Small-subunit ribosomal RNA from a Deinococcota bacterium, 1528 nucleotides, folded computationally. Taxonomically the source falls in Deinococcota (Bacteria, Thermotogati). RNAcentral holds the sequence, with entries from ENA.
């Protein structure tokens, strides 16, 4: 220039994350079917199932120009009957000829129709896919082994005789269906001669592209049909080509199961012979033993093949409707016959099977043609028009005939067009829905104006047919009239475009996958609004694609499935290096095919489009053919790098066998000795006064081989260890003579192969499955002890498996380095260097999901073999093989889940590991637990006993005050715009006070009283009170899992993050680890990190010391008065009060330290945070609270709201929390005496004085409080008395008298007097609080509050110890770090057995049911063969010969029968595991050291995960120790 025009991901394993790894969607397709819906045209296209049975019509006839007849008609002839116009004569009674018409017969001739003879068709067309896995298709041959009606071409003939037969006629038989007899004929029917271009056959000769091609002698044997419009006619015979169509071989290609591995007797050749149109075991006789098969033979399941259609970016996958080519069938199954051609869908015999008829004798049928019926089934059309056209038969033609075609119906079945209108139109109408109530939203959508004109209606009016002929056709189209004229369907949590409200309430229900539903559902119903496609939308099934998820393009195996236990070695596959031939793979190139159709490109035709029509084109496949020689092969011929082999040498637990040697155990013998030995966490059982243990001598015996010994060494792997000897195999080093690719791999095959088992025989010290004792224990069929047999050892024979691991096939070759080791060689400067073989360890590049590997690759090639394709069921069942047996080995399926996995990350958590801290232990001190009360909770019970709070973090808690009230509860009696809230009318001011009923609410009835603010003086208004209507009020009704705001708790624990930068694919990491230090992630140093916020400290409060300021009500040291009382002048120092600074910082000092700090010391009122409080990061715990409030939603409205009386929250068989009070002498009681500080008080607090024993009354001063009061503080101290007891201890319960609060103290108050005098003697298991002015202990106050059930709460001062070695343990916290099958996070997960239900499946005495293999008996029609009698026909050469009928036999055969096996399916009492399934039973086996490390192969054993023995593994925590690394 050409030419190529094409590839998208999503969801879903997890707390997160990368990987693997499957499931699912999103796309197209269909002959489709269902749901909802539906307008019009076009072009298609419609029984996928019962190849199931079919009622009725039709689909194959045609030719009178083969022939004979038969019928209808006509025309001319002859006859003949009926008729009789008309006409003649007449005796007028009649008689004679006699046209037209009408009808028979005959003979000839014309046209028409036709049964039947005869000729062509009827093997086409049209269906339909059962059957078949085959030369059945496909594609390329090939036929020297064939045939071909009609058709074309060419040559050569059509002479001359004979016969029969249908039809018809007569006769007879049957219900038909037909049939049988006799008798007559024709021919293009059938036979003979006649001639033979030629042709077949047979002998001979020649030639070829040599199986029967082809040439040519010679013998023998074979032909014919006529008919007619007389024509350039149609026919007939023979032979040649031709042309179509076909049979036959045969390469290659295209399904699945190997749990089908061996299969074959006509089988595989040969001979001879039948037989075909032809080869050929296609057939038969005989003779040889052959023939296929892992390059999948044989059997079993599928299944028509193919142009092609679907999908796909391609490769490729699936599919074989419709068109078209080929095969196959015609009810099931055989068999031939006619023909040119069937072994014949609308022919034929015969078996079955089923329909129908029927006089029961016997007949008839075959829609898988068109239509149509019934059945089956999700599911698939008209009993329709024409032969106009295209084609087909038969004619000579006209022309008949054609469910073939051509067309019409029916079906949205596909697939195309097109229509349901357009333009304007804002009071953004009305309804709807939604809302924050402002509004938004359908929405220019509608109405409402304009314009247009599917349907419909009229008129012209084709093309197909250039003439005749038009089913379609009321046709397409044109053209005028003409009315605004159907819109659905599914979606709408994410994947995936699109949201709100109602209703439900884990139910009803959705769903492709994740998953939605348990009272605020965008996931369910409605609905509104959306969102998609639109006469169609969804759904279901199916195939592709996504799926690189069988990987040829294009996958993978250390841990995710996945390397065979290991070697050896067949087939097979691959194969170093040079020459040269050759052309098989290759590769150029030509040519022939690869039907049309389709599908790409170009163009045309229907208005477009769907459709349709013309025209070309690659690429590949396959044949022919011609070139090239690099590559691979194939053949010849060299080479030595590959392999092998040769000599020397040395290392070794390599293998096999004999002998051999000391420890140690154990048994027995003696001696010495005596009372325990032995074992555990602790015991016990067991041995032992018959003398054990222990110690010495001695003997027997079996095993194993200490130290040497090591990440050593061998060896293929399993595996191999004292020493010595044979015998013996490998590897490796140096040398460098020798063969000449001799090699690498290796499906099947052979061999070897731990440790457990089995078999026969031996042997057995010791150890040890089962077993048997003792423990432990809830139980202990374990773990631990004591025993103990199989075994373990040795000979021989088998078993064949392991975590048989490096979970890493075997060779070859490449590809930075460090270190260390074992054998060997060299060189040398001998603490060195190099070089092969090996064995390790670190660690680059590269790979890798990481983790890690990394010249011993998991890195970069090659070659080869093995092996994977989601979990689970299962390494199971079946089946076939080995095995005495255990049992191995090969090895599915239903069924079942949406996962299962593998690395790595953060957490949590370990009966892992480091450090660190806490009144956490431990050292003490007092206490709870027990006892009676008080108090709060369960439980119980009630009519209620209102609710809520629940380990720690409820339980003297909401409750800082339940007799009524409070009060929510419960029982009566009441009210219904309400007890409270606003708004309207209307009346009345309010308000105070009686009186009647009543339990009370409340209802009824009187009586004072009239205010304020404006007024035009009539009245209004505000505020309250009654009344009345409705919007509304009201709810301590749920719902703390809807919520705010508040609050506990880890926890005053030191921690929790963020930016930006780095690391890591990525979750994340780094920072914040790490070395020090600290109460503290406090500070220092290091550091790929610098930095910063939240906490921590500081900053606030109080308290301790000082100062300064100020001086009542406080104070009083000095003066002075005093009633002696800081009382009173007065002081302002002191105490205080209550405001303001100081004062403390590791700031000096020694010491150590790299600093940060630590430790002492000084001084100081206080010293290293000086005490105490106030201050709670990020977040946990779905903590608590809807009854303190608020506050979505929800429920109730003569009640779930509201008032009242009365009860209840106080109940009392029990349990538990929290307290008082006490069990007494450190103590109780009397009397007497000291010292406080917070704090309160006008409906209070009360002093004092009288009263009572007392609670307490009475009268009363003071004080709104540094002024009076409460207020004497107790414990303390002195004295005195009790003297160990149920007490002079304790005070419970009782009982009787009384203050005092209150309307009221029965339920149900506190107090006081006397009197009563109960348990209780210091408290089981267990637990609880405290480190200094703290515990212990006294005793005051106060808040609520009329009282008070206050022993409770906040406070307050007073008196005032003891310990703390220390961090092993316990709890609890904080960092590292390790491991994990945990992520609701160990109060996690899990396992297995047995009880229930369901669900598929294996075995199972057998049943039944297909299908099929071998044996036999039976045998139909049919052809072929033999054959009698009898018949018929020919022709004659007269011997008999040919054909034919009809019979009979034979062998062969379908279908049937018997018998016995194989395979498959169904089913089976009963029986075995397996799946599945909110809350059942047993244990606790796994995941952390999972509480005995776990797995693992075999063995026993055991209710059951499980245990134990013996060997292996690390896929084991953690801790010393060794080795090798690595850094300084």
């Nucleotide at each position: 220039g050409u030419u190529u025009u094409g590839g998208a991901g999503a969801g879903u394993u997890u707390g997160a994350u990368c990987c693997u790894g499957g499931c699912u969607c999103a796309g197209g397709a269909u002959g489709a079917a269902c749901g909802c819906u539906g307008g019009c045209a076009g072009u298609g296209u419609g029984c996928c199932u019962a190849a199931g049975a079919c009622a009725u019509g039709c689909a194959a006839g045609u030719c009178g120009a083969a022939c004979g007849g038969g019928g209808u008609u006509u025309a001319u002839a002859u006859u003949u009957g009926c008729g009789g116009a008309c006409u003649c004569c007449u005796u007028c009674g009649g008689g004679g000829g006699g046209a037209a018409g009408c009808g028979g017969a005959u003979a000839u001739g014309g046209a028409c129709c036709u049964a039947g003879u005869g000729g062509c068709g009827a093997a086409c067309g049209g269906g339909u896919g059962a059957g078949u896995a085959a030369c059945a298709c496909g594609u390329a041959g090939g036929u020297g082994a064939c045939c071909u009606g009609c058709c074309c071409u060419c040559g050569a003939g059509u002479g001359g005789g004979g016969g029969a037969u249908a039809a018809c006629a007569g006769g007879g038989g049957g219900a038909a269906a037909c049939c049988c007899u006799u008798g007559c004929u024709a021919a293009u029917c059938c036979c003979g001669c006649a001639u033979a271009u030629g042709c077949u056959g047979g002998c001979g000769a020649g030639u070829u592209u040599u199986u029967g091609g082809u040439u040519u002698g010679u013998c023998a044997g074979u032909a014919a049909a006529g008919c007619u419009u007389u024509a350039g006619g149609c026919g007939c015979u023979u032979g040649a080509g031709g042309a179509u169509g076909g049979g036959c071989c045969c390469g290659c290609g295209g399904c699945g199961c190997a749990u089908c591995a061996g299969c074959u007797a006509g089988u595989u050749g040969g001979u001879a012979g039948g037989g075909u149109a032809a080869a050929g075991g296609c057939c038969u006789a005989c003779c040889a033993a052959g023939g296929c098969g892992a390059c999948g033979a044989c059997g079993c399941g599928u299944a028509g093949c193919c142009g092609a259609c679907c999908u796909g970016a391609g490769a490729g996958g699936g599919u074989g409707a419709c068109c078209g080519g080929c095969c196959a069938c015609a009810g099931g199954g055989g068999u031939a016959c006619u023909g040119a051609g069937a072994c014949a869908c609308g022919g034929a015999c015969c078996c079955c099977a089923c329909u129908c008829c029927u006089a029961c004798g016997g007949g008839a049928g075959g829609c898988a043609g068109c239509a149509g019926u019934u059945a089956g089934g999700a599911a698939u059309c008209u009993u329709c028009c024409a032969c106009a056209a295209u084609g087909g038969g038969c004619g000579a033609a006209a022309g008949c005939c054609u469910g073939a075609u051509g067309g019409a119906g029916c079906g949205a079945c596909a697939c195309u067009g097109c229509a349901u209108g357009a333009g304007g139109g804002a009071u953004g109408a009305a309804g709807g829905c939604c809302u924050u109530c402002g509004g938004g939203u359908u929405g220019u959508a509608a109405a409402c104006c304009u314009c247009u004109g599917a349907a419909c209606c009229a008129g012209g009016g084709a093309c197909g047919a250039u003439a005749a002929u038009g089913a379609c056709g009321g046709u397409a189209c044109c053209u005028g009239g003409g009315u605004a004229a159907u819109a659905g369907c599914a979606c709408c949590g994410g994947c995936u475009a699109a949201c709100u409200c109602c209703g439900u309430g884990c139910c009803a229900g959705c769903a492709g996958c994740c998953g939605c539903g348990g009272u605020a559902a965008u996931a369910c119903g409605g609905a509104g609004g959306g969102u998609g496609c639109g006469a169609g939308c969804g759904u279901u099934a199916u195939c592709c694609g996504g799926a690189a998820u069988c990987a040829c393009u294009g996958g993978g195996c250390g841990u995710a499935a996945a390397g065979g236990g290991c070697g050896c070695g067949u087939a097979g596959g691959c194969g170093g290096u040079c020459u040269g031939u050759u052309a098989a793979g290759u590769u150029c190139g030509a040519u022939g095919u690869u039907a049309a159709a389709g599908a790409g490109c170009g163009g045309g035709g229907c208005u477009c489009a769907a459709c349709c029509c013309c025209g070309u084109c690659a690429c590949g496949g396959c044949g022919u053919u011609g070139g090239a020689a690099a590559c691979u092969g194939a053949c010849a011929g060299g080479c030595u790098a590959g392999a092998c082999a040769u000599c020397u040498g040395g290392a070794g637990a390599g293998g096999g066998a004999a002998g051999u040697g000391g420890a140690a155990u154990u048994a027995c013998c003696a001696g010495u000795g005596u009372a325990g030995c032995g074992g555990u966490g602790a015991a016990a059982u067991g041995c032992g006064u018959a003398g054990a243990u222990a110690c010495u001598g001695g003997u027997a015996g079996g095993a194993a081989c200490a130290c040497c010994c090591a990440u050593u060494g061998c060896g293929a792997a399993g595996g191999c260890a004292g020493c010595u000897u044979c015998c013996u195999g490998g590897a490796c080093a140096g040398a460098g003579a020798g063969u000449g690719a001799c090699g690498c791999u290796g499906a099947g095959g052979c061999g070897c192969g731990a440790a457990a088992g089995c078999g026969u025989g031996g042997g057995g010290a010791g150890c040890a499955a089962a077993c048997c004792g003792g423990a432990u224990u809830a139980g202990a069929u374990a773990c631990c002890c004591g025993g103990g047999u199989a075994g373990u050892c040795c000979a021989c024979a088998c078993c064949c498996u392991a975590a048989a691991c490096g979970a890493u096939g075997c060779a070859u070759a490449c590809u930075u380095g460090g270190u260390g080791u074992u054998g060997g060689c060299g060189g040398g400067g001998u603490g060195c260097c190099g070089u092969c073989a090996g064995c390790g360890c670190c660690g680059g590049a590269g790979c890798g999901a990481a983790c890690g590997u990394g010249u011993u690759a998991a890195g970069u090639a090659u070659g080869c073999c093995g092996c994977c394709u989601g979990g689970g069921a299962a390494g199971u069942a079946c089946g076939g093989c080995c095995g005495c047996a255990a049992g191995g080995u090969u090895g599915a399926a239903a069924c079942u889940c949406a996962a299962a996995g593998g690395a790595a990350u953060u957490g949590a958590c370990g009966g892992g590991g480091a450090c660190c801290c806490g009144c956490a232990c431990a050292a003490g001190c007092g206490g709870u637990g027990g006892a009676g009360c008080a108090u709060g909770u369960g439980g119980u019970u009630u009519a209620a006993u209102u609710c809520g709070a629940a380990g720690c973090a409820a339980c003297g808690c909401g409750a800082a005050g339940a007799a009524c009230c409070u009060u929510a509860c419960c029982a009566g009696g009441u009210c219904u715009u309400g007890a409270c809230a606003u708004c309207c009318a209307c009346g009345g001011a309010a308000c105070c006070u009686g009186c009647u009923a009543g339990a009370g609410a409340u209802a009824g009835u009187g009586g004072g009283g009239u205010g304020c603010c404006c007024u035009u003086c009539g009245g209004g208004g505000a505020g309250c009170c009654g009344u009345g209507a409705g919007a509304c009020a009201g709810g301590u009704g749920c719902u703390g899992c809807a919520u705010g705001g508040c609050u506990g708790u880890c926890g005053u624990c030191a921690g929790c993050u963020c930016g930006u930068g780095u690391c890591g694919u990525g979750a994340g990491a780094u920072g914040u680890u790490g070395g020090g230090u600290u109460a503290a992630g406090u500070c220092c140093c290091g550091c790929a990190a610098c930095g910063a916020g939240c906490g921590c400290a500081a900053c606030c409060c109080u308290u301790g010391c000082c100062u300064c300021u100020a001086g009542u009500u406080g104070c009083c040291a000095g003066c002075a008065c005093u009633u002696u009382g800081g009382g009173u002048g007065g002081g302002a120092a002191c105490u205080c009060u209550a405001g303001a600074g100081g004062g403390a910082c590791u700031g000096c000092c020694u010491g150590u330290g790299a600093a940060a700090g630590c430790a002492g010391g000084a001084g100081g009122a206080a010293g290293g945070c000086g005490g105490g409080g106030a201050u709670g990061a990020c977040g946990u715990c779905u903590a608590g609270u809807c009854a303190g409030c608020a506050u979505g939603g929800u429920c109730c409205u003569u009640a779930c709201g509201a008032c009242c009386u009365g009860g209840g929250c106080u109940a009392c068989a029990c349990a538990c929390g929290u307290g008082c009070u006490a069990c007494a002498a450190u103590g109780g009681c009397c009397g007497g005496u000291a010292c406080a500080g917070c704090g309160c008080g006008c409906g209070g607090c009360g002093a004092g004085c009288c009263u009572g024993c007392g609670a307490g009354g009475g009268c009363a001063a003071g004080c709104g409080a540094a002024u009076c009061g409460c207020u004497g503080a107790a414990a303390g101290c002195c004295g005195g008395u009790c003297u160990c007891a149920g007490u002079u201890c304790a005070g419970a319960u009782u009982g009787c008298a009384g203050u005092c609060u209150g309307c009221a103290a029965c339920u149900c108050g506190a107090c006081u007097g006397c009197a009563u005098g109960a348990a209780g003697g210091u408290g089981g298991a267990a637990u609880c609080g405290c480190u200094a002015g703290u515990a212990a202990u006294c005793g005051c106050g106060g808040a609520u509050c009329a009282g008070c059930c206050a022993u409770g709460c906040c406070g307050c001062g007073g008196u005032g110890a003891a310990u703390a070695c220390g961090u092993u343990c316990c709890c609890g916290g904080g960092u590292c770090u390790u491991g994990u099958a945990c992520a609701c996070a160990c109060c996690g997960c899990c396992c297995g057995u047995c009880a229930a239900a369901c669900c598929a499946u294996g075995g199972g005495a057998g049943u039944g049911a297909g299908u099929u293999g071998c044996a036999c008996c039976c045998g139909a029609a049919g052809g072929c063969g033999c054959a009698a009698c009898g018949u018929c026909g020919c022709g004659u050469u007269a011997a008999u010969g040919c054909g034919g009928c009809c019979u009979g036999c034979g062998g062969u055969u379908a279908a049937g029968g018997u018998g016995u096996g194989g395979c498959u399916c169904a089913u089976g009492a009963c029986u075995g595991g397996g799946g599945u399934u909110a809350a059942g039973u047993c244990g606790u086996a796994a995941c952390a050291a999972g509480g005995u490390a776990g797995c693992u192969g075999u063995a026993c054993c055991g209710g059951a995960a499980g245990g134990u023995g013996c060997g292996g593994c690390u896929g084991g925590a953690u801790c010393a120790c060794c080795u090798c690394c690595u850094u300084u």